[in-house]
RNA sequence: AACGAACGCUGGCGGCAGGCUUAACACAUGCAAGUCGAGCGCACCUUCGGGUGAGCGGCGGACGGGUGAGUAACGCGUGGGAACGUGCCCUUUUCUGCGGAAUAGCCUCUGGAAACGGAGAGUAACACCGCAUACGCCCUUCGGGGGAAAGAUUUAUCGGAGAAGGAUCGGCCCGCGUUAGAUUAGAUAGUUGGUGGGGUAAUGGCCUACCAAGUCUACGAUCUAUAGCUGGUUUGAGAGGAUGAUCAGCCACACUGGGACUGAGACACGGCCCAGACUCCUACGGGAGGCAGCAGUGAGGAAUAUUGGACAAUGGGGGCAACCCUGAUCCAGCCAUGCCGCGUGAGUGAAGAAGGCCUUCGGGUUGUAAAGCUCUUUCAACGGUGAAGAUAAUGACGGUAACCGUAGAAGAAGCCCCGGCUAACUUCGUGCCAGCAGCCGCGGUAAUACGAAGGGGGCUAGCGUUGUUCGGAAUUACUGGGCGUAAAGCGCGCGUAGGCGGAUCGGUUAGUUGGGGGUGAAAUCCCAGGGCUCAACCCUGGAACUGCCUCCAAUACUGCCGGUCUAGAGUUCGAGAGAGGUGAGUGGAAUUCCGAGUGUAGAGGUGAAAUUCGUCGAUAUUCGGAGGAACACCAGUGGCGAAGGCGGCUCACUGGCUCGAUACUGACGCUGAGGUGCGAAAGCGUGGGGAGCAAACAGGAUUAGAUACCCUGGUAGUCCACGCCGUAAACGAUGAUAGCUAGCCGUCGGUGUGCAUGCAUAUCGGUGGCGCAGUUAACGCAUUAAGCUAUCCGCCUGGGGAGUACGGUCGCAAGAUUAAAACUCAAAGGAAUUGACGGGGGCCCGCACAAGCGGUGAAGCAUGUGGUUUAAUUCGAAGCAACGCGCAGAACCUUACCUACACUUGACAUGCAGAGAACUUUCCAGAGAUGGAUUGGUGCCUUCGGGAACUCUGACACAGGUGCUGCAUGGCUGUCGUCAGCUCGUGUCGUGAGAUGUUGGGUUAAGUCCCGCAACGAGCGCAACCCUUGUCCUUAGUUGCCAGCAUUUAGUUGGGCACUUUAAGGAAACUGCCGGUGAUAAGCCGGAGGAAGGUGGGGAUGACGUCAAGUCCUCAUGGCCCUUACAGGCUGGGCUACACACGUGCUACAAUGGCAUCUACAGUGGGCAGCGAACUCGCAAGGGCGAGCUAAUCUCCAAAAGAUGCCUCAGUUCGGAUUGUCCUCUGCAACUCGAGGGCAUGAAGGCGGAAUCGCUAGUAAUCGCGGAUCAGCAUGCCGCGGUGAAUACGUUCCCAGGCCUUGUACACACCGCCCGUCACAUCAUGGGAGUUGGUUUCACCCGAAGAUCGUGCGCUAACCCGCAAGGGAAGCAGCGAGCCACGGUGGGAUCAGCGACUGGGAUG
Repeated sequence: AACGAACGCUGGCGGCAGGCUUAACACAUGCAAGUCGAGCGCACCUUCGGGUGAGCGGCGGACGGGUGAGUAACGCGUGGGAACGUGCCCUUUUCUGCGGAAUAGCCUCUGGAAACGGAGAGUAACACCGCAUACGCCCUUCGGGGGAAAGAUUUAUCGGAGAAGGAUCGGCCCGCGUUAGAUUAGAUAGUUGGUGGGGUAAUGGCCUACCAAGUCUACGAUCUAUAGCUGGUUUGAGAGGAUGAUCAGCCACACUGGGACUGAGACACGGCCCAGACUCCUACGGGAGGCAGCAGUGAGGAAUAUUGGACAAUGGGGGCAACCCUGAUCCAGCCAUGCCGCGUGAGUGAAGAAGGCCUUCGGGUUGUAAAGCUCUUUCAACGGUGAAGAUAAUGACGGUAACCGUAGAAGAAGCCCCGGCUAACUUCGUGCCAGCAGCCGCGGUAAUACGAAGGGGGCUAGCGUUGUUCGGAAUUACUGGGCGUAAAGCGCGCGUAGGCGGAUCGGUUAGUUGGGGGUGAAAUCCCAGGGCUCAACCCUGGAACUGCCUCCAAUACUGCCGGUCUAGAGUUCGAGAGAGGUGAGUGGAAUUCCGAGUGUAGAGGUGAAAUUCGUCGAUAUUCGGAGGAACACCAGUGGCGAAGGCGGCUCACUGGCUCGAUACUGACGCUGAGGUGCGAAAGCGUGGGGAGCAAACAGGAUUAGAUACCCUGGUAGUCCACGCCGUAAACGAUGAUAGCUAGCCGUCGGUGUGCAUGCAUAUCGGUGGCGCAGUUAACGCAUUAAGCUAUCCGCCUGGGGAGUACGGUCGCAAGAUUAAAACUCAAAGGAAUUGACGGGGGCCCGCACAAGCGGUGAAGCAUGUGGUUUAAUUCGAAGCAACGCGCAGAACCUUACCUACACUUGACAUGCAGAGAACUUUCCAGAGAUGGAUUGGUGCCUUCGGGAACUCUGACACAGGUGCUGCAUGGCUGUCGUCAGCUCGUGUCGUGAGAUGUUGGGUUAAGUCCCGCAACGAGCGCAACCCUUGUCCUUAGUUGCCAGCAUUUAGUUGGGCACUUUAAGGAAACUGCCGGUGAUAAGCCGGAGGAAGGUGGGGAUGACGUCAAGUCCUCAUGGCCCUUACAGGCUGGGCUACACACGUGCUACAAUGGCAUCUACAGUGGGCAGCGAACUCGCAAGGGCGAGCUAAUCUCCAAAAGAUGCCUCAGUUCGGAUUGUCCUCUGCAACUCGAGGGCAUGAAGGCGGAAUCGCUAGUAAUCGCGGAUCAGCAUGCCGCGGUGAAUACGUUCCCAGGCCUUGUACACACCGCCCGUCACAUCAUGGGAGUUGGUUUCACCCGAAGAUCGUGCGCUAACCCGCAAGGGAAGCAGCGAGCCACGGUGGGAUCAGCGACUGGGAUG
């Protein structure tokens, strides 16, 4: 785009078309073929004009109408042909004379239920028969023979017969075209041809007898399946594809099968006979029927109309005609089935109404849309007039078309869609449900994708869906594709058919080209014009129908015929290289075995072992022997061969190739469907052989297992001969041949030239590497093409199913070859790209390992978590990167949890109304919240109206939520990781993804820097800038300091600011200098100077991103949820539980220690509801009193490790848990559940398994001190200083990371992907004992009707003979024969259904 469509929703009008695609299923009822009295007789009626009826007779029922079952065919299409017929029609011509016998109707009798008959009597014709005639006609043995007619009525016609011609129609023959299957390869006996005969309108095996053995077929016979063919229709740019409704041409069919009759024409839709099935009637004896005509019914189906009107028109039949008949036809009815046209109103109208929807609450949108106002009346409705179609008449349609008038916006809009493709977006509902879906795909709580609504888009009396066809699809490629890796080159030769083929001359004209003629039906399509108001539709004309046939011309090319040539191909001669092949012989090394000698305890084997061999003497070694197999070095991207393949040496036979040279043949060539030969390894058969090796097998190991890899053995086999098999990643994954198209460098074989001894150069033939043009999707190929051409063959057409099943062929078997379908998926695949990954590679880093030091893991306790428990043990965090984490501090509070008790505009915010100052004292009840009572108190501003703040009461908006979702979010944070990376612009390269830059060579802590480079620059990161610490200088000295001068118990005071110190500003370090090294670079190594040296130490600082990482319980926030409760208050409890498990810590196990005593040296910090000195009390925690200090001033404040003494290796003078008891402090309150002190008690624990953590220097270790939180509570956390080590060879390994490279079937990216069995479910399919049915075939049996042949003793009017009887001729019945439908029996082939069981396959 199209449709004979159907279905869903909807539906105003008209015109023109169309309307059982299925059951060629069955049919009730009516109609669809009659007509003629001018062919004939009879009967009846009569208005006497005529009419009607059944018959005889004539013409027509072979047309028209229906259907598409059959048919793969001369059926159809197209173009030809000769051996034919043709009623009615036309033309010409001739004739139309004389007779005869019957018969229906009718009448009588009679059978039968009926259908339908039977007998007799009589009768007519244009019915039938004979005679005559015969221009022409037919037959002929050329003598001859044969054959016609019909009249009617009236004066004009209609007829009749013979013949010839025409026209029309039909029969027959031929060329070409006309579906699929080769898993159909051979078919055929009347088959092919001939002769004679028969038959037909006519040719012909059409039929028959005889003779011959042909005929068709790979250019597809036969068989099977499917199908009416065509003009056309539809699609397409075309070529093609699909199709064959309506209209038109042809064919075939008429319940199924067979048959003939009549006739001009039939083997006959509404005729006949027979058989069969079915239906109906029946008196059971017998009969009737055929809608694939028009309506209609049932059935089938997704589905297809009225049992209408008329012969008015067109046409047909009959008739002289009038006329009759006509379900042909013309009309009407039904149906949106299609095409076309029209309408459902037009203008104006902003308060942008109401309502709806959305909303950021401002508004937006529906929307000039509506309403309102002003108009119009097409269509429909109603009333009237009223055609053409008809020529004088006749109109079914039809009071129709058309025209006029009337009223009134009046009666007239839906359907689909809105994620992308694809025009059109929001809200609500739902929550992987319900559902959608053409493909991709939507839906798991914010769905433009489901459902609804609003809005929008598209089409419009329709709109969607489904089905089918073509297109897009260059996706079967003729036009117009491919085959190295995507599907695809046969494993390789030889060669048949076929296809293609060198130069030149002549002929021919088949192909080819040009022109003419015929045909190519009409309709359709196209163009022009015309008619319906337009259009659809219709009419007229033109063009076209690309085809076929035929004639003429041309002769370039191709073909064919003939001649010539040598460039292709081949032959000859001379050389050459070679693992080319076959056979025979022969050689040495090695393994194994046997014999002998020497010799002794092991050997062998492996990652390590064991099985195994060995004291009966192995292994090792020497000599001798046997036997089989294979041929080291040479040896090479070397050689040969068609491929498979070929390797010691010699001989014999033999194939091919190359070079050089002459002569010869003269296109002899290339390819190659079938065919045929060769064809690795394994395997098979027969017979040999068997050293080594070695499937199977056995044992030993390995392992979770190990039917493997490793080891020890070991049989087929490997070897030979003969015969099979016929496959391989048989690969260059690249068919063969020929020509053309830059080069450079090797190598093998040959020949020539130059210079002269190994080079150069030329050339032919092989074999390699690189590379240009070109080509390719890219990779790549590139004179050995995958380039450009030509010829021929083979092969491909999404993945799986499957190279499978069935069938065929081959094979001894194994199996090979040929080769599907159902079903299933939306991919499978190629090349390249970026990542990620690898028990891949290279380089490099990190307390990553190693080297060290100290821990954890065992104990007790602290603390967190899990688990368990509980009324509750609130919640979160979960590998690293949760677990002394949120919590910088749970007795109440905190607190979110639980129990009990109470409250409801609320503890808190805003708005409204009313009342009241606010506030406060005391008492009672109660666990408290709360409730009740009670005292004091009248404030501030004021324009005197009131107002502000606060309290109470009331109602409603609302408050409130540590309720859910961190997978809706913001913000913040962790982590890779302070790792060195992550990107961009422009340019360049690539079809593109992308690449380049960013890679490479060095170097660095670093993508740090240098050099190179199709890159040049830039950004975020690195570094630096910032803070702190280390040195010096300047400035400033109080609360700090004190060298010198005074002074004091005391830097206490005077004085000073040099020093220390404090805190502000500067300086200083930059590989700057020197040497070496490196590339003269960047840098590295060493050195000098310096407080400090190569980023000086430390900190802050965290790129692009990853983990849907963490947090809705910090805060903020979308959505959802609760609202006398999931909110708020309060009491008590819980977060502190305890068989257990884990993490992080503290204290220890002791002598580098414990205890006692003594006495020095820090730094960071804190302090007013505070730090709290001194003094004093207490054994102590602490108490009392209270100076000073808002702090360089006072205070916390004692630093501790240290030193000395004792203890002497013990569960101790170690260790301190646990417990008893008495106290202290904080606080409303220490029971659950705080910290501390005194006395007493004195547990485990003697350095910790597997495993595991931290740390590279002022670090680890060790020692104490301070702070935040805080009423009180630290072994935690955050800081501070004191003392103060050991070790690093190095980068193999573990872990993490960076760069380059490589492989990849991974890309939610190796925690990936993915294979097979098994179990379950479903689906299709193969095999299958068999069974059922269809189709077909062979043989035989039966043999209806029928025509033919024969017979015909029974029967018969016409003609002949005969007076007649009778006979003849011509027939009929009957009988017989062969042919033959249906039917039967048996066998075969083939297709399909079912089938216990079974095989694999697909999906989940």